[in-house]
RNA sequence: GGGAUACAAGGGCAAACACGCUGAAAGGCGUGGACGCAAAGCUUCCGGGCUAAAGGGCGGUUUCCGCCCCAUGCAAGCGGGGUUGCCGCC
Numbered sequence: 001g002g003g004a005u006a007c008a009a010g011g012g013c014a015a016a017c018a019c020g021c022u023g024a025a026a027g028g029c030g031u032g033g034a035c036g037c038a039a040a041g042c043u044u045c046c047g048g049g050c051u052a053a054a055g056g057g058c059g060g061u062u063u064c065c066g067c068c069c070c071a072u073g074c075a076a077g078c079g080g081g082g083u084u085g086c087c088g089c090c
Stems, first nucleotide, its partner, number of pairs: 002090002012037002017032006035077001041083003045080003049074002055069006
């Protein structure tokens, strides 16, 4: 430097759920908790997904309400790509 991730050791992360904070929502953060994870480290570049405040459109019984569109919002624990990386093994 390359390969594989069966095994060992030491560790790491933390789903659902509960409580608190936050956000229009999706969601995020903290504490507890472990379903799982060998990149469940990092990154929205691609596909797909979630939400729809603002904005636009339509309608109504028009200080307002309903419906539709829309990401600039969200998720890396949906898949792919990019990138970094511990231990032992070959």
This is a predicted structure of a 90-nucleotide RNA (c-di-GMP-I riboswitch aptamer) from a Pseudomonadota bacterium. It was read from a public genome assembly, where an Rfam model found it. The model forms 95% of the base pairs in the Rfam consensus. The coordinates come from a structure-prediction model, not an experiment, and the mean pLDDT is 84.